[in-house]
RNA sequence: GCGGGUGUAGCGAAGCUGGUUAUCGCGCUGGCCUGUCACGCCGGAGAUCACGGGUUCGAGCCCCGUCACUCGCG
Numbered sequence: 001g002c003g004g005g006u007g008u009a010g011c012g013a014a015g016c017u018g019g020u021u022a023u024c025g026c027g028c029u030g031g032c033c034u035g036u037c038a039c040g041c042c043g044g045a046g047a048u049c050a051c052g053g054g055u056u057c058g059a060g061c062c063c064c065g066u067c068a069c070u071c072g073c074g
Base pairs, nucleotide, nucleotide: 001073002072003071004070005069006068007067010026011025012024013023019057028044029043030042031041032040050066051065052064053063054062
C1' cells in the first nucleotide's frame, strides 16, 4: 500500500432485510428489608449508536470518506 471483519451507556452484548419512546445483563445510584452487610424487592440516572457527509418523509441499519482495533496479502 491492497482486501476482509469489528466499532451501540463504565464493561459485555442484542437490535429479526429503515418506522417514531434504542433493549438486556453486570456495574452505579435512591428507597424498602436487616442490629449491620449481603441477598431479595421497587425505582432512577447513564449511549447525539467511532467521526464527518449523503440518500430518504424517516438511518444504529443503506451509500461515500476518515479514524481506531483486528485478520490476511504484498
Transfer RNA from Treponema sp., 74 nucleotides, folded computationally. Taxonomically the source falls in Treponema (Bacteria, Pseudomonadati, Spirochaetia, Treponematales). RNAcentral records the identical sequence in 9 taxa. The gene name in the source record is trnD. Its Rfam family is "tRNA". From the family's description: Transfer RNA (tRNA) molecules are approximately 80 nucleotides in length. The family's RNA type in Rfam is transfer RNA.